[in-house]
RNA sequence: GUUCGGGUCCUGCGCAUCGGCGGAGCAUCGAACCUCGUCAGACCCGGAAGGGAGCAGCGAUAAGGCGCAUCGGCCGAGUGCGCAGUCAAGCCUGAACCCU
Numbered sequence: 001g002u003u004c005g006g007g008u009c010c011u012g013c014g015c016a017u018c019g020g021c022g023g024a025g026c027a028u029c030g031a032a033c034c035u036c037g038u039c040a041g042a043c044c045c046g047g048a049a050g051g052g053a054g055c056a057g058c059g060a061u062a063a064g065g066c067g068c069a070u071c072g073g074c075c076g077a078g079u080g081c082g083c084a085g086u087c088a089a090g091c092c093u094g095a096a097c098c099c100u
Base pairs, nucleotide, nucleotide: 001097002096003095004094005093006092007091008090010085011084012083013082014081015080016079017077018076019075020074021073023071024070025068026067028065029064035060036059037058038057043052044051045050
């Protein structure tokens, strides 16, 4: 230097990893009033016994928020492995041959 091959590179598929987004589950927070329960005080009805509506407070929760080493889905990647296709150029590498 030539030839053949492999890797890198490109594309696709599968699995994993990482990131993003939604859903479910669990836990927790969560309504001055337009949720529920209990309704102090005050108010109303009643001769009385009692009854009524009901604010605050308290409790439970709705919409929603926060968290999860959980479950499942969608999207993506200078990530890893495997399989396949392509493989022009560059780089790395193995073998054979030729020349100096």
Bacterial small signal recognition particle RNA from an Acidobacteriota bacterium, 100 nucleotides, folded computationally. The sequence was found by an Rfam model in a public genome assembly. Its mean pLDDT, the model's own confidence on a scale to 100, is 81. Its Rfam family is "Bacterial small signal recognition particle RNA". Gene Ontology terms of the family: signal recognition particle, plasma membrane targeting and SRP-dependent cotranslational protein targeting to membrane, signal sequence recognition.